[in-house]
RNA sequence: CUGCAGACGCGGGCAAUCGCGGCAUGGGAAUUUUUUCUGUGUUGAGGAAAGUCCGGACUGCACAGAGCAGGGAGCCCCUUUGAAAAGAGGGGUGCCGCAGACUAUAUUCUGCGGCAAGACCAGUGCAACAGAGAGCAGACCGCCGGUUGUUUUCGGCCGGUAAGGGUGAAAGGGUGGGGUAAGAGCCCACCGGGCGGUAAUGAGAGUUCCGCCGCAUGGUAAACUCCUCCCGCAGCAAGACCAAAUAGGGGACGAGCCGUGGCUCGCGGCGUUACAAGUCCCGGGUUCUGGUCGCAUGAGACAGAUGAUUGCCGCCGUCGAAAGACGGUACAGAAUCCGGCUUACAGUGUCUGCGGUGUU
RNA sequence: GCCAACGUAGCUCAGUCGGCAGAGCAGGUCAUUCGUAAUGAUCAGGUCGUCGGUUCGAUUCCGACCGUUGGCUCCA
Numbered sequence: 001c002u003g004c005a006g007a008c009g010c011g012g013g014c015a016a017u018c019g020c021g022g023c024a025u026g027g028g029a030a031u032u033u034u035u036u037c038u039g040u041g042u043u044g045a046g047g048a049a050a051g052u053c054c055g056g057a058c059u060g061c062a063c064a065g066a067g068c069a070g071g072g073a074g075c076c077c078c079u080u081u082g083a084a085a086a087g088a089g090g091g092g093u094g095c096c097g098c099a100g101a102c103u104a105u106a107u108u109c110u111g112c113g114g115c116a117a118g119a120c121c122a123g124u125g126c127a128a129c130a131g132a133g134a135g136c137a138g139a140c141c142g143c144c145g146g147u148u149g150u151u152u153u154c155g156g157c158c159g160g161u162a163a164g165g166g167u168g169a170a171a172g173g174g175u176g177g178g179g180u181a182a183g184a185g186c187c188c189a190c191c192g193g194g195c196g197g198u199a200a201u202g203a204g205a206g207u208u209c210c211g212c213c214g215c216a217u218g219g220u221a222a223a224c225u226c227c228u229c230c231c232g233c234a235g236c237a238a239g240a241c242c243a244a245a246u247a248g249g250g251g252a253c254g255a256g257c258c259g260u261g262g263c264u265c266g267c268g269g270c271g272u273u274a275c276a277a278g279u280c281c282c283g284g285g286u287u288c289u290g291g292u293c294g295c296a297u298g299a300g301a302c303a304g305a306u307g308a309u310u311g312c313c314g315c316c317g318u319c320g321a322a323a324g325a326c327g328g329u330a331c332a333g334a335a336u337c338c339g340g341c342u343u344a345c346a347g348u349g350u351c352u353g354c355g356g357u358g359u360u
Numbered sequence: 361g362c363c364a365a366c367g368u369a370g371c372u373c374a375g376u377c378g379g380c381a382g383a384g385c386a387g388g389u390c391a392u393u394c395g396u397a398a399u400g401a402u403c404a405g406g407u408c409g410u411c412g413g414u415u416c417g418a419u420u421c422c423g424a425c426c427g428u429u430g431g432c433u434c435c436a
Stems, first nucleotide, its partner, number of pairs: 001356010012313007020044011046331001050342002053340005058235004065265004070231005075092006093117001094115008118226002123224002125220002140165002142161008173191006192215001193213005199208003239293004249282005256270004284435002314329006361432007370385004379416001387403005409425005
């Protein structure tokens, strides 16, 4: 100097003119409290305002209750403006993948990367095609024994065998030895696995050790399900208050109905033979689809503003010897507020790690 | 703004405890007819919106994006 990765940050600057919204203030016009025009001052998008994925505040419904159903979280420890969240950070355990080492396999060790990582010995389900056989399985080829046919060859029948071949994503441990007619945890050594332990160690997930078991319960829970923990429902178009106006009208259903979401209960209200509670449909009124609040932390609503032009500078690209010329400058835009996640994003700054190149 | 539903052939739609993707209409070819329509036979047409993940295997299960559609505002 440069490339890659990670963390944190910026997201064009200044000036002039015109225009739009809010607030303060002055003036004019119409006038009913209000509307409108205009001057001055001041202020006016983001890191994601986005997706609405996860939470909280807030509001209403019994100032919120019970059960079922339903939804969500799920290895361990520590830390956090912490109230919460499927948040963030650090370390560890286990598993998976890749590379390397031990001749190969099972396994073990090292390095790198990843993991929405509770439980398939509670139960149920699923595994197409291929294959002889797909769950406590299996004899297609092969191997071996017996018997048999015209008997060298080559076959038939009965039986044994899971070492070898073959199918598959997956075939009921691996290597070596003994053993056998051939074989096999059939037996043995080592490795792996399961069960038990008032064993050791660790904060814990766990790891190690000891004893027993030839190995029995292989995969799948982002399959049903089980275990532990959490969740009442709706959402600011929630909701509260005020003003104005009328046909508190008509029809159908109707003994129960409404408040609340799926169901049941509970609680509260209305009604029960009717001029009927209530539901639906039609019709009516108000209206600039009324006003104020909710509603802001120096944006903020009418669901509506936050822009444009010019000049200089900055950055990038092309052309050019240079001066300079031309073109471009992302993603995107508040709507009750806040925290987190995810996604989009031209260009650029600082720091750290790894690598390359040059000079000394 | 808030809350829901849905993307499968050119169009309208099916597709459930995950295992080869279907129907009707439209289109092509052939037959029938003097010819056309209708009818019959046959054929083609699919990145199951996109990208990741779980799984031996994904239209289906999970997540993130993209797109389309619908509902919600006064009084009695």
This is a predicted complex of two RNAs, RNase P RNA and transfer RNA, with 436 nucleotides together.
The coordinates come from a structure-prediction model, not an experiment, and the mean pLDDT is 77.
Rfam match: Bacterial RNase P class A. Its family is annotated with ribonuclease P activity, dimeric ribonuclease P complex and tRNA processing in the Gene Ontology. The family's RNA type in Rfam is ribozyme.